RNA sequence: GGGCUAUCCGAGGGGUGCCCCGGCGGGGCUGAGACGGCGAAGGCCGAACCCUUUGAACCUGAUCCGACUCGCAUCGGCGGAGGGACGGAAAUGCCGGACGGA
Numbered sequence: 001g002g003g004c005u006a007u008c009c010g011a012g013g014g015g016u017g018c019c020c021c022g023g024c025g026g027g028g029c030u031g032a033g034a035c036g037g038c039g040a041a042g043g044c045c046g047a048a049c050c051c052u053u054u055g056a057a058c059c060u061g062a063u064c065c066g067a068c069u070c071g072c073a074u075c076g077g078c079g080g081a082g083g084g085a086c087g088g089a090a091a092u093g094c095c096g097g098a099c100g101g102a
Base pairs, nucleotide, nucleotide: 002095003094004093007089008088009087010086011052012051013050014049017029018028019027020026021025035046036045037044038043058083059082060081064077065076066075067074
């Protein structure tokens, strides 16, 4: 020289639950995230957050199984199951070739 990455820019994917009181709503729990607006509702738009193939972000299985909890969440199984969203720039970081010096 070259390669990789933290990170940055643009683009895209995703979820938004449970418990108590309750007329609107208020309070509480876990988590990165449970928010705001519109709609009769299904849902749609936006913000924040997470994730983008090295993909467990997230969905299906699932009204699943076990632990724990008031309950959800969380942990483990399921899971060497099936799906699932891209390009660019890039170091004072990392790897390291050639050449030269000691």

About this RNA
The prediction has a mean pLDDT of 78. The RNA shown here (TPP riboswitch aptamer (THI element)) has 102 nucleotides and comes from Enterovirga sp. Of the family's consensus pairs, 96% are formed in the model.